[in-house]
Context: one part of a larger RNA
RNA sequence: UUGGGUUUAAAGGGUGCGUAGGCGGACUAUUAAGUCAGCGGUUAAACUGCGGAGCUCAACUCCGUAUCGCCGUUGAAACUGGUAAUCUAGAGUGGGUGAGAAGUAUGCGGAAUGCGUGGUGUAGCGGUGAAAUGCAUAGAUAUCACGCAGAACUCCGAUUGCGAAGGCAGCAUACCGGCACCCAACUGACGCUGAAGCACGAAAGCGUGGGUAUCGAACAGGAUUAGAUACCCUGGUAGUCCACGCAGUAAACGAUGAAUACUAAUUGUUUGGCAAAAAUGAUUGCUGAGUGAUACAGCGAAAGCGUUAAGUAUUCCACCUGGGGAGUACGCCGGCAACGGUGAAACUC
Numbered sequence: 001u002u003g004g005g006u007u008u009a010a011a012g013g014g015u016g017c018g019u020a021g022g023c024g025g026a027c028u029a030u031u032a033a034g035u036c037a038g039c040g041g042u043u044a045a046a047c048u049g050c051g052g053a054g055c056u057c058a059a060c061u062c063c064g065u066a067u068c069g070c071c072g073u074u075g076a077a078a079c080u081g082g083u084a085a086u087c088u089a090g091a092g093u094g095g096g097u098g099a100g101a102a103g104u105a106u107g108c109g110g111a112a113u114g115c116g117u118g119g120u121g122u123a124g125c126g127g128u129g130a131a132a133u134g135c136a137u138a139g140a141u142a143u144c145a146c147g148c149a150g151a152a153c154u155c156c157g158a159u160u161g162c163g164a165a166g167g168c169a170g171c172a173u174a175c176c177g178g179c180a181c182c183c184a185a186c187u188g189a190c191g192c193u194g195a196a197g198c199a200c201g202a203a204a205g206c207g208u209g210g211g212u213a214u215c216g217a218a219c220a221g222g223a224u225u226a227g228a229u230a231c232c233c234u235g236g237u238a239g240u241c242c243a244c245g246c247a248g249u250a251a252a253c254g255a256u257g258a259a260u261a262c263u264a265a266u267u268g269u270u271u272g273g274c275a276a277a278a279a280u281g282a283u284u285g286c287u288g289a290g291u292g293a294u295a296c297a298g299c300g301a302a303a304g305c306g307u308u309a310a311g312u313a314u315u316c317c318a319c320c321u322g323g324g325g326a327g328u329a330c331g332c333c334g335g336c337a338a339c340g341g342u343g344a345a346a347c348u349c
Base pairs, nucleotide, nucleotide: 004320005319006318007303008302012317014200015199016198017197021193022192023191025087026086028084029083030082031081033080034079035076036075037074038073039072040071041070042069048066049065050064051063052062053061054060090190091187092186093185094183095182096181097180098179103175104174105173106172107171108170109153113149114148115147116146117145118144119143120142124135125134161168162167205246206245207244208243209242210241215239219235220234221233222232257316258315259314260313261312262311265294266293267292268291269290270289271288272287273286274285275284276283298305299304322349323348324347331342332341333340334339
């Protein structure tokens, strides 16, 4: 490489948009690039395949012939491609509804926590397995009143909902993205995927400036212990929060790429539509889109998956090829740095 694979054995890119490329609905006509057929040329010999012959056989030797490729020419027109016309089932637009913690910004709210001031009040509080460090007669802890600050939003709350993923939850307002259903008026294949590229991307981290209530790496002290650079306790800086910029990684997980079609059922739930209806809306039936639980066929090494497939197929992308060395070294690219991306070999089992 061919082949075979990628939930858990090695292997799905963190996610989206999208360029090139690859692939692509129905029908008609045409063309003849791909495709197929005939003929001709070329393809040195040896070799190879096939059919013969000669050494007693064979190896070996000899004779004939052929395959593939390329070029030219004459045809065929089903399929792929090109061109032209048409269509509506894919895709989109329009109209009417609907749900939602999707996003951004601003304002507001109560509880808790800590601190400040004042009142009441007196000897302890706190903490643990037990203690001690710590706080407290300069009046703590507790309790009441008032005030300040920052951060997070109890209940509702749920296999709930929304978002491409990361993620998103007090309340209100403004702006704004996506989605679903119904109607079937419009466009008429406008589609799918997507190397590069661009954008987004938890936490921690970095830069500048703010903020700092809580918690809390580092650090200090107290314990524990043989030791204890830990687990436990008392403190506590960075950080945790905000604005702008960088960084670009995670068990970024459904460890399961995207799209389309098909393939028994049963049951819950969210949210639309249609119809029927008790006691005018308890409910029932049908039909979409999501989200769960069982389960047939099938698949699977098994666990399990099973119309939300890991089933049956097609298209496109990404990735894997024994363990260690190693996601290391070197080089290159990016970054303020930390580091990220790409990514070996010797050697060894």
The part of an RNA shown here (small-subunit ribosomal RNA, central domain) has 349 nucleotides and comes from an uncultured bacterium.